[in-house]
RNA sequence: GGGCUCGUAGUCGAAUGGUUAAGACACUACCCUGACACGGUAGGGAUUCCCGGUCCGAUUCCGGGCGGGCCCA
Numbered sequence: 001g002g003g004c005u006c007g008u009a010g011u012c013g014a015a016u017g018g019u020u021a022a023g024a025c026a027c028u029a030c031c032c033u034g035a036c037a038c039g040g041u042a043g044g045g046a047u048u049c050c051c052g053g054u055c056c057g058a059u060u061c062c063g064g065g066c067g068g069g070c071c072c073a
Base pairs, nucleotide, nucleotide: 001072002071003070004069005068006067007066010025011024012023018056027043028042029041030040031039049065050064051063052062053061
């Protein structure tokens, strides 16, 4: 330098055009316990990496950039 692939909550991770963006762990409150852990109930937390484009509508498709991983040179 070239190719492929990934980027979504503190962490992991689904949704792959359709209007409130799942779930788990973690966190907060309460219950439980003598207390802690486990367990139970409820709750909060996301400008979906950035900038443009297509579309009635973009997390999703297209272009560019940035970053991670793999491969080639």

This is a predicted structure of a 73-nucleotide RNA (transfer RNA) from a Candidatus Micrarchaeota archaeon. Rfam family: tRNA. The prediction has a mean pLDDT of 83. The sequence was found in a public genome assembly.